[in-house]
RNA sequence: CCUGGCUCAAGAUGAACGCUGGCUACAGGCUUAACACAUGCAAGUCGAGGGGAAAACGACGGGGAAGCUUCGCUUCCCCGGGCGUCGACCGGCGCACGGGUGAGUAACGCGUAUCCAACCUGCCUCUGACUGAGGGAUAACCCGUCGAAAGUCGGCCUAAUACCUCAUGGCAUCGUCUGCGGGCAUCCAACGACGAUUAAAGAUUUCAUCGGUCAGGGAUGGGGAUGCGUCUGAUUAGUUAGUUGGCGGGGUAACGGCCCACCAAGGCUACGAUCAGUAGGGGUUCUGAGAGGAAGGUCCCCCACAUUGGAACUGAGACACGGUCCAAACUCCUACGGGAGGCAGCAGUGAGGAAUAUUGGUCAAUGGGCGGGAGCCUGAACCAGCCAAGUAGCGUGCAGGAUGACGGCCCUAUGGGUUGUAAACUGCUUUUAUGCGGGGAUAAAGUGAGGGACGUGUCCUUCAUUGCAGGUACCGCAUGAAUAAGGACCGGCUAAUUCCGUGCCAGCAGCCGCGGUAAUACGGAAGGUCCGGGCGUUAUCCGGAUUUAUUGGGUUUAAAGGGAGCGUAGGCCGUGGAUUAAGCGUGUUGCGAAAUGCAGGUGCUCAACGUCUGCACUGCAGCGCGAACUGGUUCACUUGAGUGUGCGCAACGCAGGCGGAAUUCGUCGUGUAGCGGUGAAAUGCUUAGAUAUGACGAAGAACUCCGAUUGCGAAGGCAGCUUGCGGGAGCACAACUGACGCUGAAGCUCGAAAGUGCGGGUAUCGAACAGGAUUAGAUACCCUGGUAGUCCGCACGGUAAACGAUGGAUGCCCGUUGUCAGGCUGUUUCAGCCUGGUGACCAAGCGAAAGCAUUAAGCAUCCCACCUGGGGAGUACGCCGGCAACGGUGAAACUCAAAGGAAUUGACGGGGGCCCGCACAAGCGGUGGAGCAUGUGGUUUAAUUCGAUGCAACGCGAAGAACCUUACCUACUCUUGACAUCCAGAGAACAUUCCAGAGAUGGAUUGGUGCCUUCGGGAACUCUGAGACAGGUGCUGCAUGGCUGUCGUCAGCUCGUGUUGUGAAAUGUUGGGUUAAGUCCCGCAACGAGCGCAACCCUUAUCCUUUGUUGCCAGCGAUUCGGUCGGGAACUCAAAGGAGACUGCCGGUGAUAAACCGGAGGAAGGUGGGGAUGACGUCAAGUCAUCAUGGCCCUUACGAGUAGGGCUACACACGUGCUACAAUGGCGUAUACAGAGGGAAGCGAUAGUGCGAGCUGGAGCGAAUCUCACAAAGUACGUCUAAGUCCGGAUUGGAGUCUGCAACUCGACUCCAUGAAGUCGGAAUCGCUAGUAAUCGCAAAUCAGAAUGUUGCGGUGAAUACGUUCCCGGGCCUUGUACACACCGCCCGUC
Repeated sequence: CCUGGCUCAAGAUGAACGCUGGCUACAGGCUUAACACAUGCAAGUCGAGGGGAAAACGACGGGGAAGCUUCGCUUCCCCGGGCGUCGACCGGCGCACGGGUGAGUAACGCGUAUCCAACCUGCCUCUGACUGAGGGAUAACCCGUCGAAAGUCGGCCUAAUACCUCAUGGCAUCGUCUGCGGGCAUCCAACGACGAUUAAAGAUUUCAUCGGUCAGGGAUGGGGAUGCGUCUGAUUAGUUAGUUGGCGGGGUAACGGCCCACCAAGGCUACGAUCAGUAGGGGUUCUGAGAGGAAGGUCCCCCACAUUGGAACUGAGACACGGUCCAAACUCCUACGGGAGGCAGCAGUGAGGAAUAUUGGUCAAUGGGCGGGAGCCUGAACCAGCCAAGUAGCGUGCAGGAUGACGGCCCUAUGGGUUGUAAACUGCUUUUAUGCGGGGAUAAAGUGAGGGACGUGUCCUUCAUUGCAGGUACCGCAUGAAUAAGGACCGGCUAAUUCCGUGCCAGCAGCCGCGGUAAUACGGAAGGUCCGGGCGUUAUCCGGAUUUAUUGGGUUUAAAGGGAGCGUAGGCCGUGGAUUAAGCGUGUUGCGAAAUGCAGGUGCUCAACGUCUGCACUGCAGCGCGAACUGGUUCACUUGAGUGUGCGCAACGCAGGCGGAAUUCGUCGUGUAGCGGUGAAAUGCUUAGAUAUGACGAAGAACUCCGAUUGCGAAGGCAGCUUGCGGGAGCACAACUGACGCUGAAGCUCGAAAGUGCGGGUAUCGAACAGGAUUAGAUACCCUGGUAGUCCGCACGGUAAACGAUGGAUGCCCGUUGUCAGGCUGUUUCAGCCUGGUGACCAAGCGAAAGCAUUAAGCAUCCCACCUGGGGAGUACGCCGGCAACGGUGAAACUCAAAGGAAUUGACGGGGGCCCGCACAAGCGGUGGAGCAUGUGGUUUAAUUCGAUGCAACGCGAAGAACCUUACCUACUCUUGACAUCCAGAGAACAUUCCAGAGAUGGAUUGGUGCCUUCGGGAACUCUGAGACAGGUGCUGCAUGGCUGUCGUCAGCUCGUGUUGUGAAAUGUUGGGUUAAGUCCCGCAACGAGCGCAACCCUUAUCCUUUGUUGCCAGCGAUUCGGUCGGGAACUCAAAGGAGACUGCCGGUGAUAAACCGGAGGAAGGUGGGGAUGACGUCAAGUCAUCAUGGCCCUUACGAGUAGGGCUACACACGUGCUACAAUGGCGUAUACAGAGGGAAGCGAUAGUGCGAGCUGGAGCGAAUCUCACAAAGUACGUCUAAGUCCGGAUUGGAGUCUGCAACUCGACUCCAUGAAGUCGGAAUCGCUAGUAAUCGCAAAUCAGAAUGUUGCGGUGAAUACGUUCCCGGGCCUUGUACACACCGCCCGUC
């Protein structure tokens, strides 16, 4: 960079939960148990159909009683069935609507369109006709029977718009006759005629309505048929017997296997039947740019259901939610005999659940039923109640107000900042709230009565009356800022940060992730951000997701091309003409309910909401027109495809035959001791003669060279020679057919190796197995053997990194260069061209890039196959195949936030190339063994203070612990403090003496009155007191500064501009040379630059100039013989300035360059030697105990003082050193030569003294003058003679010296005595390349004293380097990578 998943931000909801909650309007409210239901209500009405009058009421009439305003009125009682009215009953209509629910249903159930000449339709409407005459019952009532009840049965009476008979009858149906007409053989049949079968009901307000019957239209509603559309699964592939069709019947309103008898054998299905799962469908709703995806709550349409299952009756309509019958479950009543019930109507209850409301009001309106009407009924409906559950609107005040108040919080340079005009305070307003009043608003038209108009049922008008909500909306007045703000978040995504607490705990978390002592991520606070009567969380849907891709994806390497071919269905298909009009385009018509949506009006004060108008509703169907394209039909064509003729070509296949070399074996010969094998060995073979070698023979397998980016084949694959059979592509010709083609699910065939079955064969090789090695082990790699197999025939199996990791076909698109087959042309051992194959490189283009590039991974078309995060898993189950092994098909649970591709920069590699370094090698000397010193670990301890810990801690901080240091321990003490500043008071400061105590300290005592002054006081110092504060070597080096170590004095590290690349990045900085060096040169899409390298600096090596004491002394003089003195300025030296070295010169090599090699000259030669100097960075390297410092912690102590102790301990382990082990030596005597330093509380000479350390004493010297200070190794002579020694000196005893208040713990040195280990050091390991190693001494810092350490100084003074294979470290280039806290990585398996 890409692929690819996960997650979030948006919108939505019948939601739920948490916190909070002022009002209004509109709409909404069991998503779960179609679970069970107490109680009430939800369907009645009609007396103008009827018989009637039980109970009650009203009016009326009559009678009676009481009271009183006594003309009379009011109340009460009784009688009356004549009136209103009316329970129950007969009868009519309704109860099939309205209301509920979504269980079932994947279906003509729904949606849409079409059809019914194959149908029905009560009430309504229009038209025509009719409405005559009779009859017999029955309920209620009454009387009885049975029963607990529900209820039942019997008898008597009675009515109707109940029921029945007769009459009349058009239409209808059937039959007969007739026969216009069709056909001309049966036959069908209009008009007409005859026959048969069928009607009716009355009521009343009294003369006009409402009814009734038949028939025909309409309207409405319903029934049926068909096309298309309508979820998932193939791990459901076959299904179906009334099944599919027919003839004939039955049945129905009607068609139909709807049902039945017979006949035929069909019907459905890969365009997914059947089966299984899930689900009411639609208008619409949410989301989306759209296409789509998801959903179907409220409202509307349709369907289905009414406890579960079944059935019919009535009726216009039901197989009927509040009807009937049967069965079942459940509940209830019961006198146990028997009965009753069905909230998925409205309320309500229980249960379930995260979760969903009142057992409200009214029929005023809208609508429905009945009625002539008044009216009655109506849990439909309209209203109200509850619920922030949604949408919309309003409010919780507005203006002024700075001392920027108090308080809080945080930061801070202590001035301040922020909360914040916020508050207080002043003024104003009153929506809302509260109170009072107005308002009987609109929605309301009806009804009754009167009047009028037109002219028989409508309109107008007057009066009266009817309002649930409701004294509500609305309006006015009063009061007073009064009554009203919260939730979430603040690490990134994502707007908004600080403090405190906590310390991988508590917790957070949508993803990434946060929390292990400075948490913007947890909890709290302050501040801020977002939204606001709400805000968050959870759940679900769509979006983002082009992440299933029709719009709009892919398959070389990321997931993904089937192993290959043939081929069925299917999909797609060349050129020209004609025709058709299915697709297609266009016009028009009908439907596409309303609501919803959009636009514009309009009504509620606005809005949500309502209402009106228009459009949309992307669709279906009908009728025209068009004919380019696709399709159909047809006529032609030849270029696709195929055929033919000729020519060569090839490891193409199958079946035979033949060949030589090699291998092994056998026989014989020669020959003798090993052979073989390996990294090295052993097992093995061999004196019974191997290996080797010669001859002969046998067997099986494979075909050396040729041989190659060669050729052939569809792929797998194919290689000795030859014969036969079969197949193939190519080239040339252009004769034939005339689109015959491409692809290809299903199917069929082929298909390496291994494997399987049967039968052969078996030389080699060789799973398994055995033995030998290797190894910690070695069921491996290596070796010796060796079975299956490898080979052949027949059969099975059907997989591979079956790969070009690239499906097939066709066309098009720059070039260069090989090669194979065939052909053509020419000037023919050659060159060019054409076609087909096979390679390499590259342009455009493509691609994430790598790369591909006429053999595409380019540009297009067609068809097939396949993919959709990683793991689980190509697993499980099922099915299919197989003898088996196994193959094909092929999930889920669960889990992760990634997995992956290509490329980049680093790092790494027991990868490669080049190069360097005391890195190895070559050498010299050590360490590791001994004793001691010193540091560390460990252990111990009251404490053994702390730090440093691979290189890069360990003679390190410490250039020096007896006290001090000192930080540690014990004990004793102090608390504004040992130390700093400020304030107040007192006092000079300071010094002396005594007492107690281990001391700190405490108490007492004496001396002393200073300096400046404006005379107030002040400065320094001491004491006392109060608080601000001091103090901390307490913690964090992983909060830091500074300083330091290390890689490494390695040659590197970067930048600007340009260029290349989508980008990370690259280029430069790589390459060819060269160098110590990214040093320099050349080349180059780079050109330049910076930090490093080098140089500049110091020192050393040579010379010159200047100067000449304290240094020097050549020549001259003096001399005490000492540069001592005079003198000199030459030399050494000192210290200032110069010179000199630059590959400058010569030769050679090299690209003529850089440079290298050699030489000359030179004191020095190629950076002359040494030092200082340390790039970008790495190691959270080291240091909070040098210092500084954030934060935290302690504050009568974690601060401070004092004494003593400790840091010095000691079974042990390690590092670094010293001294040795000896003769290149030890000892003794004599004797020579340095450099660099130090010195005043110092160095200290000469001299004296002591064996000595030292002491006494003090000349000289602040030092080129004096002194420390004799340098030592060396040299000369002597001795020791190989030994634990005349080596070695530890340890110990004794005696001392010095420093210091003080040497016990715990100093150094001296003398005498003692005389340990040790005889050159295992594995391993360190330093060093020349004045170096080694060796020898000298000095200094620290320091009172205390070096074997450290830092310097000089003396003597080597050996070796062939070389870069190897070890270690480093540099550059390149390569691989699954690493990037970078190999001390990552990661796999077992336990």